[in-house]
RNA sequence: GUUUCCGUAGCUCAGCAGGAUAGAGCACUCGCCUCCUAAGCGAGGGGUCGUGCGUUCGAAUCGCAUCGGGAACG
Numbered sequence: 001g002u003u004u005c006c007g008u009a010g011c012u013c014a015g016c017a018g019g020a021u022a023g024a025g026c027a028c029u030c031g032c033c034u035c036c037u038a039a040g041c042g043a044g045g046g047g048u049c050g051u052g053c054g055u056u057c058g059a060a061u062c063g064c065a066u067c068g069g070g071a072a073c074g
Base pairs, nucleotide, nucleotide: 001073002072003071004070005069006068007067010026011025012024013023019057028044029043030042031041032040050066051065052064053063054062
């Protein structure tokens, strides 16, 4: 340099043949329970889906560019 894969919550990920208010587990906060802690139960906070532009009535999802990481080839 070329090709290709990945990037979504603090962490690990699902969703990615466009459509209804973006989700799960763990973690965190609060409450219940308990002598206390853990476990268990209930509730809650937290994201403009790496970034920008475009297509579209509508984009996490499609296109282009770009950034970061991995792989193959040169």
A computed fold for a 74-nucleotide RNA from a Lachnospiraceae bacterium, annotated as transfer RNA. Its Rfam family is "tRNA". Rfam links the family to the GO term triplet codon-amino acid adaptor activity.